Annotation:
Predicted 3D model of a 98-nucleotide RNA (SAM riboswitch aptamer (S box leader)) from a soil metagenome. Its mean pLDDT, the model's own confidence on a scale to 100, is 85. The RNAcentral record of the sequence draws on MGnify.
[in-house]
RNA sequence: CUCAUCCAGAGAGGUGGAGGGACAGGCCCUGUGAAGCCUCGGCAACCCCGGUGAUGCGGGGUGCCAAUUCCUGCCGGCGGGGACGCCGGAGAGAUGAG
Numbered sequence: 001c002u003c004a005u006c007c008a009g010a011g012a013g014g015u016g017g018a019g020g021g022a023c024a025g026g027c028c029c030u031g032u033g034a035a036g037c038c039u040c041g042g043c044a045a046c047c048c049c050g051g052u053g054a055u056g057c058g059g060g061g062u063g064c065c066a067a068u069u070c071c072u073g074c075c076g077g078c079g080g081g082g083a084c085g086c087c088g089g090a091g092a093g094a095u096g097a098g
Base pairs, nucleotide, nucleotide: 001098002097003096004095005094006093011040012039013038014037015036019029020028021027023073024072025071026070041065042064043063046061047060048059049058050057069092074089075088076087077086078085079084
């Protein structure tokens, strides 16, 4: 850079000691213990291998295990007096494959 997916799923212990949820705003999580690290466990999207008539499935790689990618952000449409809500698309981000 290209393509695919993102309303599903899945946490305990130890260590650590104040942050975390990409960014901004919001909202939330957190001393009833954040991030990071270690151990064990779990999930199953993508890829590889195996297996099946086919699906389910088994092993491995990567990834992941609060909240839809937590929500919004830009453009358009619809509704509303407004606040705001709903819908579609884009952008950004994440993961995989090339």